[in-house]
Molecule: FMN riboswitch aptamer (RFN element)
Organism: uncultured Victivallis sp.
């Protein structure tokens, strides 16, 4: 350049209510590539949303925008990564009732990985 496979996890246990995995107490979760050493919370990227614009039956293509949260103490040549210790983040839609976790768009998208020619 091609081609095939892979490629996101998590409300157990209590309260209140007619009614909540959605509120309260308290549990659980942690894509991907990078960074003098291992990262949700540093850097950068993916997915949702939004806008433009082609094509357009559906649904794509292309640009562009939005896009969360960490401190302190140790070690150490180095570490917001590794121990300790307290924090803090979580698209969009639905729902009897306000959801990182439940259901849905999703047998999808993909940031990339690993093989083969």
């Nucleotide at each position: 350049g091609u081609c095939u496979u892979c490629g996101g996890g998590g409300c157990a246990g209590g309260g209140u209510g007619c009614g909540a995995u959605u509120c309260c107490c308290u549990a659980c979760c942690g894509g991907c590539g990078g960074u003098g050493a291992a990262a949700g919370u540093c850097c950068g990227c993916g997915a949702a949303c939004c806008c433009g614009u082609c094509c357009g039956c559906a649904g794509g293509g292309c640009g562009g925008g939005c896009c969360g949260a960490u401190c302190c103490g140790g070690u150490g040549g180095a570490a917001u990564u590794c121990c300790g210790g307290a924090g803090c983040c979580g698209a969009c839609a639905g729902u009897g009732a306000c959801a990182g976790u439940c259901u849905g768009g999703a047998u999808g998208u993909g940031a990339g990985a690993a093989g083969g020619c």